Description: Model confidence (mean pLDDT): 81 of 100. Transfer RNA from a Pseudonocardiales bacterium, 76 nucleotides, folded computationally. Rfam family: tRNA. It was read from a public genome assembly.

[in-house]
RNA sequence: GCCCCUGUAUCCCAACGGCAGAGGAAAUGGACUCAAAAUCCAUCGAGUGUGGGUUCGAAUCCCACCGGGGGCACCA
Numbered sequence: 001g002c003c004c005c006u007g008u009a010u011c012c013c014a015a016c017g018g019c020a021g022a023g024g025a026a027a028u029g030g031a032c033u034c035a036a037a038a039u040c041c042a043u044c045g046a047g048u049g050u051g052g053g054u055u056c057g058a059a060u061c062c063c064a065c066c067g068g069g070g071g072c073a074c075c076a
Base pairs, nucleotide, nucleotide: 001072002071003070004069005068006067007066010025011024012023013021018056027043028042029041030040031039049065050064051063052062053061
């Protein structure tokens, strides 16, 4: 340099044109305990990397850029 995948909550992820939370962890409050851990109950969460486009409607499709991962090439 070229190609492919990927970016959603504090973290891991779901939603694959039609209400962003199905779920897990974390956090907070409570139960249990002498106390803590474990376990159980409840609560709390965003506008989806950035900018633009298509559409009645975009996390989802298209373009550019940015970040991450992988493959190929170069490596005289």